[in-house]
RNA sequence: GAAGCCGGCCGGACAGCCGCUGUGGCCUUUGGCCAUGGAGGAAAGUCCGGGCUCCACAGGGCAGGGUGCCAGGUAACGCCUGGGAGGCGUGAGCCUACGGAAAGUGCCGCAGAAAAUAUACCGCCUAAGCGCUACGGCGCCGGUAAGGGUGAAAUGGUGCGGUAAGAGCGCACCGCGCCGCUGGCAACAGCGGUGGCAGGGUAAACCCCACCCGGAGCAAGACCAAAUAGGGGAACAUUGGCGUGGCCCGCGUCGUUCCCGGGUAGGUCGCUCGAGGUGCACGGUGACGUGUAUCCCAGAUGAAUGGCUGUCCACGACAGAACCCGGCUUACAGGCCGGCUUCAACU
Numbered sequence: 001g002a003a004g005c006c007g008g009c010c011g012g013a014c015a016g017c018c019g020c021u022g023u024g025g026c027c028u029u030u031g032g033c034c035a036u037g038g039a040g041g042a043a044a045g046u047c048c049g050g051g052c053u054c055c056a057c058a059g060g061g062c063a064g065g066g067u068g069c070c071a072g073g074u075a076a077c078g079c080c081u082g083g084g085a086g087g088c089g090u091g092a093g094c095c096u097a098c099g100g101a102a103a104g105u106g107c108c109g110c111a112g113a114a115a116a117u118a119u120a121c122c123g124c125c126u127a128a129g130c131g132c133u134a135c136g137g138c139g140c141c142g143g144u145a146a147g148g149g150u151g152a153a154a155u156g157g158u159g160c161g162g163u164a165a166g167a168g169c170g171c172a173c174c175g176c177g178c179c180g181c182u183g184g185c186a187a188c189a190g191c192g193g194u195g196g197c198a199g200g201g202u203a204a205a206c207c208c209c210a211c212c213c214g215g216a217g218c219a220a221g222a223c224c225a226a227a228u229a230g231g232g233g234a235a236c237a238u239u240g241g242c243g244u245g246g247c248c249c250g251c252g253u254c255g256u257u258c259c260c261g262g263g264u265a266g267g268u269c270g271c272u273c274g275a276g277g278u279g280c281a282c283g284g285u286g287a288c289g290u291g292u293a294u295c296c297c298a299g300a301u302g303a304a305u306g307g308c309u310g311u312c313c314a315c316g317a318c319a320g321a322a323c324c325c326g327g328c329u330u331a332c333a334g335g336c337c338g339g340c341u342u343c344a345a346c347u
Stems, first nucleotide, its partner, number of pairs: 001343010012312007020038008040318001044329002047327005052217004059249004064213005069083005084098001085096004099208002104206002106202003121148002123144003129140004156174006175197001176195008221269004231260006240254004276295008
C1' cells in the first nucleotide's frame, strides 16, 4: 500500500416562524396560557416463543403438530453462547434439515452384463477332464471378476506374495465391526487388542426413537348507554343436548342447535412503570447473572410530529407504532470505530 474476515455505532444536525398531539398545572373552561414529552434499526414479514384476557372449577388418552450432536443461558423458544463431528477456504473465518439404514417398507431413471435372490459385454486362463493336431496349438467343458467399458454409485482401498489365470486367498497399512483402557459432565477424541469382516446410498421418503405442545385472541375482554318484533319456522329431548380445533373416556350442566325476519351499535377502561433503559462493581471463556446508583423514554382512534426560511453537510437510503416484550428473517444511500488474516514493496 492492496485485498479480505469478524464485531460495534450513526443513519442527518442547528436556529427562527406557523401548525398537530399526550401528560401536569392555572384560568375568563365549545377554549386559552405555561412547563414538559412525541415513530425504528428494522416500526416490515406475521415466521417462532411468551406476558395478559376469556372459555374454565378443567383431568387422561388417541390422532395431529413441532424440534432433533453435547453442555449451558433464558420467562420461554425452532433463539443465543461455548464445545464436538462433517464440509468449504492459503488463512482470519463460514456453513450444517447434525438421532436411527442391524425393526420394517419404498426408491436409485437412462446407460450398463449387472443397481439384488446379483452378475459376464470386451476380456484373462487352458491347471484338471474330453476330442483333434501340421505338436505351434485349436475346440468343448470348466475357472475368473484383478484389467477395460457404462454410470452419481459396480460389492472395501493401496502394495506385496500366491495362483493355470485371479480373488482378503494370505500378509502389512488404512477402512469397518466388537471388546478394553485413558481424557472429558457429555457429544466425542486418543491408545491397545481382536475378527477377514462384505453389497452400498437415500429418512428435506414413509417409518422408528427421544423430548415438547389445551384453544381462541386487544376486532381478547370488562363497564355504561341505546334499541327492538323476547317475532316466525324446524330438529333433538336423559338411550339426549350443550360445554373454545378433531375423536374417545371422565367431569360439569339442564335444556340445546339451526334457518328466516326486525332493531341498536355511542362512550369509558384495557393503553403503557415494564421478564424496562443506562452507568459502575463483582462472577463467568461466553451467552448472561448478582449487587448498587440513576432515569421515565409515543399512547393515536377516519388515525398525532407537518409546512416555510437560513446555515452546516454525509446532498440524505430502507422506510411510520396501534396491547406489550424476547428472537429470527428480509431491505438499506452514505459515514465512523475496533480487532484479526493474507499478499506485495522498502528498511
Source information
Bacterial RNase P class A from Thiogranum sp., 347 nucleotides, folded computationally. Rfam family: Bacterial RNase P class A. By type it is a ribozyme. It was read from a public genome assembly, where an Rfam model found it. Taxonomically the source falls in Thiogranum (Bacteria, Pseudomonadati, Gammaproteobacteria, Ectothiorhodospiraceae).